[in-house]
Context: one part of a larger RNA
RNA sequence: GAUGAACGCUAGCGGCAGGCUUAAUACAUGCAAGUCGUGGGGUAAAUACAGGUAGCAAUAUUUGUAUGAGACCGGCAAACGGGUGCGUAACACGUACGCAACCUUCCCUUAACUGGAGCAUAGCCCAUCGAAAGAUGGAUUAAUACUCCGUAAUAUUAUGAAAAGGCAUCUUUUUAUAAUUAUAGCUCCGGCGGUUGAGGAUGGGCGUGCGUCCCAUUAGGUAGUUGGCGGGGUAACGGCCCACCAAGCCGACUAUGGGUAGCUGGCGUGAGAGCGCGACCAGCCACACGGGCACUGAGACACGGGCCCGACUCCUACGGGAGGCAGCAGUAAGGAAUAUUGGUCAAUGGACGCAAGUCUGAACCAGCCAUGCCGCGUGAAGGAUUAAGGUCCUCAGGAUUGUAAACUUCUUUUAUCUGGGAAGAAACUCCCGAUUUCUAUUGGGAUUGACGGUACCAGAGGAAUAAGCACCGGCUAACUCCGUGCCAGCAGCCGCGGUAAUACGGAGGGGUGCAAGCGUUAUCC
Numbered sequence: 001g002a003u004g005a006a007c008g009c010u011a012g013c014g015g016c017a018g019g020c021u022u023a024a025u026a027c028a029u030g031c032a033a034g035u036c037g038u039g040g041g042g043u044a045a046a047u048a049c050a051g052g053u054a055g056c057a058a059u060a061u062u063u064g065u066a067u068g069a070g071a072c073c074g075g076c077a078a079a080c081g082g083g084u085g086c087g088u089a090a091c092a093c094g095u096a097c098g099c100a101a102c103c104u105u106c107c108c109u110u111a112a113c114u115g116g117a118g119c120a121u122a123g124c125c126c127a128u129c130g131a132a133a134g135a136u137g138g139a140u141u142a143a144u145a146c147u148c149c150g151u152a153a154u155a156u157u158a159u160g161a162a163a164a165g166g167c168a169u170c171u172u173u174u175u176a177u178a179a180u181u182a183u184a185g186c187u188c189c190g191g192c193g194g195u196u197g198a199g200g201a202u203g204g205g206c207g208u209g210c211g212u213c214c215c216a217u218u219a220g221g222u223a224g225u226u227g228g229c230g231g232g233g234u235a236a237c238g239g240c241c242c243a244c245c246a247a248g249c250c251g252a253c254u255a256u257g258g259g260u261a262g263c264u265g266g267c268g269u270g271a272g273a274g275c276g277c278g279a280c281c282a283g284c285c286a287c288a289c290g291g292g293c294a295c296u297g298a299g300a301c302a303c304g305g306g307c308c309c310g311a312c313u314c315c316u317a318c319g320g321g322a323g324g325c326a327g328c329a330g331u332a333a334g335g336a337a338u339a340u341u342g343g344u345c346a347a348u349g350g351a352c353g354c355a356a357g358u359c360u361g362a363a364c365c366a367g368c369c370a371u372g373c374c375g376c377g378u379g380a381a382g383g384a385u386u387a388a389g390g391u392c393c394u395c396a397g398g399a400u401u402g403u404a405a406a407c408u409u410c411u412u413u414u415a416u417c418u419g420g421g422a423a424g425a426a427a428c429u430c431c432c433g434a435u436u437u438c439u440a441u442u443g444g445g446a447u448u449g450a451c452g453g454u455a456c457c458a459g460a461g462g463a464a465u466a467a468g469c470a471c472c473g474g475c476u477a478a479c480u481c482c483g484u485g486c487c488a489g490c491a492g493c494c495g496c497g498g499u500a501a502u503a504c505g506g507a508g509g510g511g512u513g514c515a516a517g518c519g520u521u522a523u524c525c
Base pairs, nucleotide, nucleotide: 001524002523003522005521006520007519008518009517012376013375014374015373016372017371018369019368020334025332026331027330029329030328031327034076035075036074039073040072046067047066048065049064050063051062052061053060054059083287084286085285093211094210095209096208097207098206099205102204103203107200108199109198110197111196112195113194114193115149116148117147118146125138126137127136128135129134155180156179157178158177159176160175161174162173163172164171165170185192186191213259214258215257220250221249222248225247226246227245228244230242231241232240262284263283264282265281266277267276268275269274289310290309291308292307293306312323313322314321315320340366342365343364344363348362349360350359351358352357379410380409381408382407389401390400391399392398393397416460417459418458419457420456424451429446430445431444432443433442434441435440468514469513470512471511472510473494474493475492479509480507481506482505483504489496490495
């Protein structure tokens, strides 16, 4: 000098930041991922309308039509966003290259197509079993769900031919023949979609050079091990996996083993070199009760999906079931120690949707905490009987506190009260108009603010609402008195204390330093 700090004493305000460093311990409760009716079948309650029945009527009841929640099939999303740092000394990360060995939903550009047919199933209905979770059977129904047929190439596969290039396997271009492979509709008629190619963009996957902590009181390590051939698998290369063959491969230029650790941009310090660290913010990685596995999908071996094993907790009718906060709050525990079971989708961003819109503990805000940084204030000017009181001394007197106070004049930041009052909002959408072949562009108006009646502005009265903490032997700025008497005690180092202690304790004495903080402890330079 610094800190994600803690503790002690103290505490007026504001702005901006930060806030479980320990138990990746266990979690009550609520919320954190849905959306689309312009893909589909379709319904309860209720309301409206029309009709019937009973009744003198009010009304009751029933049928049909319209609107229509939840649930269901289907599509997209759920692999993002958010959290944590367990593991990992590794191509994990950083940097620089490479892939002639690869994938990429949605989006953009572009080319072509968008014919025909069919079987089911959830839901609804009926029934059964079960305490529940849930399960089973029957009947029936739709689709952008599923299946089949047709057409089809610059797609894929096989077999040829020619040319060019390279880096060994080869690659690219042109061309011939054969075989294989597609689809889905909805609509307010404006559009929104679907299938197959080519190119782009974006996001990923893989390989390699170099860099990346400590221990030799770790010196040898290795059998799928190292390489080949052939296969399997993958989007793709590869012992990634398998059969066979060979005996290799790594190592004092530190292999192997052990310990520790997420990495980086950066942060702290320092003149720098360096040393230490990796909170917040950003990029990458890893993980989601412990371990393993695959399914779906463009993408996961998937935090709020599935299966199995294990530990733990809960429910149970004892037969069997349910669960996973290292999401946001919150609870218990641990600890020196770390916040509200808050508001809003107004903005930004995301998912879905033609849109209206819905969802969003992402985000934006508010609450708590002097945890930090920065700013402001606690008054200003005048004022000497140098008052009283305190303290000290050489004590009828002086010195000091001290222009300090009183007193006079002034100001009103801040606090309090009163009045006004934002920017953040521009779009989407709707209405009216203009331009426009189409697509679309544009002018005007309307609508939308959690924060918040907040910031800010103006006014009112009144010095009114606001100072502490540590130190004073030297280092180190700042001294006296009293008490104590090697005791009690202090102490970062040197060292103080045994009767005149500027070093212990007190001072409502004085001074010095910093100041809404000041000290102490811990850690780094």
The part of an RNA shown here (small-subunit ribosomal RNA, 5' domain) has 525 nucleotides and comes from an uncultured bacterium.
It matches the Rfam family "Bacterial small subunit ribosomal RNA".